This is a predicted structure of a 540-nucleotide part of an RNA (small-subunit ribosomal RNA, 5' domain) from an uncultured prokaryote. It matches the Rfam family "Bacterial small subunit ribosomal RNA". Its family is annotated with ribosome and structural constituent of ribosome in the Gene Ontology. The full RNA is in RNAcentral, with records from ENA.

[in-house]
Context: one part of a larger RNA
RNA sequence: CGAAGAAGUGUAGCGGCGUGGAUUAGGCAUGCAAGUCGAACGCGAGAGUGGGCUUCGGCCCUGAGUAAAGUGGCGAACGGGUGAGUAACGCGUGGGGAAUCUGCCCUAGAGCGGGGAAUAACACUCCCAACGGGGUGCUAAUACCGCAUAACAUCGCCGAAUGGCAUCAUUUGGCGAUCAAAGGUGGGGAUCGCAAGACCUGCCACUCUGGGAUGAUCCCGCGUCCGAUUAGCUAGUUGGUAGGGUAAUGGCCUACCAAGGCUUCGAUCGGUAGCUGGUCUGAGAGGAUGGUCAGCCACACUGGGACUGAGAUACGGCCCAGACUCCUACGGGAGGCAGCAGUCGAGAGGCUUCGGCAAUGGGCGAAAGCCUGACCGAGCGACGCCGCGUGAGCGAUGAAGCCCUUCGGAGUGUAAAGCUCUUUUACGGGGGAAGAAUAGUUACGACCUAAUACGUCGUGAUCUGACGGUACCCCGUGAAUAAGCUCCGGCUAACUCCGUGCCAGCAGCCGCGGUAAUACGGGGGGAGCAAACGUUGUUC
Numbered sequence: 001c002g003a004a005g006a007a008g009u010g011u012a013g014c015g016g017c018g019u020g021g022a023u024u025a026g027g028c029a030u031g032c033a034a035g036u037c038g039a040a041c042g043c044g045a046g047a048g049u050g051g052g053c054u055u056c057g058g059c060c061c062u063g064a065g066u067a068a069a070g071u072g073g074c075g076a077a078c079g080g081g082u083g084a085g086u087a088a089c090g091c092g093u094g095g096g097g098a099a100u101c102u103g104c105c106c107u108a109g110a111g112c113g114g115g116g117a118a119u120a121a122c123a124c125u126c127c128c129a130a131c132g133g134g135g136u137g138c139u140a141a142u143a144c145c146g147c148a149u150a151a152c153a154u155c156g157c158c159g160a161a162u163g164g165c166a167u168c169a170u171u172u173g174g175c176g177a178u179c180a181a182a183g184g185u186g187g188g189g190a191u192c193g194c195a196a197g198a199c200c201u202g203c204c205a206c207u208c209u210g211g212g213a214u215g216a217u218c219c220c221g222c223g224u225c226c227g228a229u230u231a232g233c234u235a236g237u238u239g240g241u242a243g244g245g246u247a248a249u250g251g252c253c254u255a256c257c258a259a260g261g262c263u264u265c266g267a268u269c270g271g272u273a274g275c276u277g278g279u280c281u282g283a284g285a286g287g288a289u290g291g292u293c294a295g296c297c298a299c300a301c302u303g304g305g306a307c308u309g310a311g312a313u314a315c316g317g318c319c320c321a322g323a324c325u326c327c328u329a330c331g332g333g334a335g336g337c338a339g340c341a342g343u344c345g346a347g348a349g350g351c352u353u354c355g356g357c358a359a360u361g362g363g364c365g366a367a368a369g370c371c372u373g374a375c376c377g378a379g380c381g382a383c384g385c386c387g388c389g390u391g392a393g394c395g396a397u398g399a400a401g402c403c404c405u406u407c408g409g410a411g412u413g414u415a416a417a418g419c420u421c422u423u424u425u426a427c428g429g430g431g432g433a434a435g436a437a438u439a440g441u442u443a444c445g446a447c448c449u450a451a452u453a454c455g456u457c458g459u460g461a462u463c464u465g466a467c468g469g470u471a472c473c474c475c476g477u478g479a480a481u482a483a484g485c486u487c488c489g490g491c492u493a494a495c496u497c498c499g500u501g502c503c504a505g506c507a508g509c510c511g512c513g514g515u516a517a518u519a520c521g522g523g524g525g526g527a528g529c530a531a532a533c534g535u536u537g538u539u540c
Stems, first nucleotide, its partner, number of pairs: 002539002006536002013388006019381002026344003030341003035074003040071002048062001050061004081299003090224008100216002105212007113147001115145002122137006153178011183204006191198002225271003232262003237259008274296004278289004301322005324335004352378001354377003360374001361372004391421004401412002404409001427476005435467001440462008484529005489510003495524005505512002
């Protein structure tokens, strides 16, 4: 000199863009943060409104096949937070998998036949303080279970060809064995049918298989802090055989066999630490750093465990143990903000218990739509960067005041006053966005089809804004609403007077102060920066 997730002091007009719990991964009141689908399924209210009946008690229709609850499907493994742990194939980079899995999505092939038994909700009933639980009875499905069908799938056996460093891989022939499914919804001229429907057709869903994409997993080379006042470490340890396990290789696990494996090119042990793209500094080499944003990893009160599932470190899932908090009828229960706000604590120190799903994105749904503290916005903080303003022109050999003086005068100083203007900003008034593309609805056209239905696509119309009456623009009034901080001995730009008298004090270094202090304190003047200024700590 630069930099910042800074902090404390005095000061402060506005706006834009960023940014804001770095310490206690300490404890948490309250609300919200993951639901959705009635076009999978059975059941099915109430208030209110209007109407009808009435013995005036009420009943029926409507509300409505709506709400709520339940079965079932998909999602909840994403998104969001934090950095405790981790010196590690964790991360970075470059490779490998002939050792692998992959829901939804795309693509290709084939299929979707025919049955069965339950169960929740519900009703009745019992136990319980609560959480909750038991019994009996009824019922549905795209829930569950057999059967059929079965290959280019899987497995076994017998071959063939090609390729590979090898275990083997790819293609192919034959035989045998094994394994599947579910329906929903829209439309319909003829035919069958009393009707429902069969049947035809569109869309969505379902089953098996090949390929792809995406995601994930595993292995390897190289790189990745400090300490030798840590020199030896290791028994599933190192390798083999066999088996188990896994999607898959492997001591991953087990049995047996061998005695190996690592290490001064730093093993082991101890300390510290999430890693990277990047960021800061520097001419560079390097040094420091890893907050915001992006990628990866790890964690979710502490420790352990599995279940479900295509996928689990399962933050807002389950079980066990522990600590803590809360409820209790003392028998027993409930909980997990390192999600968004917010609170207490510790701390030098870091915000609103805000608005909206309008946009982008996500989940579910055929869709309308619902949900979304992701996100978009607003609020607070000079925390940072940037921009603008606090007026402009004229105005005296130069007012007053203050200050210095050699008493002549000099300075403050065109500064003020005064005159003439302007109106950014502020205030008042008026207009007023872009961000919106859609989806849906509707009209027309094309495709599909037996079809002028339905559906798909295209074109036009219509509809949707939290921010926000904001940005921006125009008009009006009036210099009106807006300047401080530090320094002035040298380094280092800027000097005098008074007070003080090694005192009080200053100080980054050198050093000032003991009676004329440009160094302390004050006045005047000056220098620098400016909505900022200087100080402290950190880093280059």